Predicted 3D model of a 103-nucleotide RNA (SAM riboswitch aptamer (S box leader)) from Cerasibacillus terrae. It was read from a public genome assembly, where an Rfam model found it. Rfam family: SAM riboswitch aptamer (S box leader). About the family: The SAM riboswitch is found upstream of a number of genes which code for proteins involved in methionine or cysteine biosynthesis in Gram-positive bacteria. Its family is annotated with regulation of gene expression in the Gene Ontology. Its Rfam clan is "SAM clan". Its mean pLDDT, the model's own confidence on a scale to 100, is 80. The model forms 94% of the base pairs in the Rfam consensus.

RNA sequence: UAGUUAUUGAGAGUGACUAAGAGACUUGGCUCGAUGACGUCACAGCAACCUACUAAGAGAAAGGUGCUACAACCAACAAAGCGGCUGCUUUGAGUGAUAAAAA
Numbered sequence: 001u002a003g004u005u006a007u008u009g010a011g012a013g014u015g016a017c018u019a020a021g022a023g024a025c026u027u028g029g030c031u032c033g034a035u036g037a038c039g040u041c042a043c044a045g046c047a048a049c050c051u052a053c054u055a056a057g058a059g060a061a062a063g064g065u066g067c068u069a070c071a072a073c074c075a076a077c078a079a080a081g082c083g084g085c086u087g088c089u090u091u092g093a094g095u096g097a098u099a100a101a102a103a
Stems, first nucleotide, its partner, number of pairs: 001103001004100005013043005021032003026076004044068003049064002053059002072095001077092006
């Protein structure tokens, strides 16, 4: 880096530094942000994908990742239903994200 499989529910923040944008991409909306967002670092925490270990259909949390606003924010594409025309709901697809194993 592309593909495969699984999940995309819940949960969990403080400090320091920095400085203007940020919430993946495009458009529209919505939201966060000089009372300092986003990011980086430190510490802390959450979780349990892999996993040391154990009394092993389960637990555990030392280790490898991951994560810690709402929240994968909503819509876009397709189908169905309702409505009766700007819409609403559900499902699916698509696009992402994370993990595992192999290349």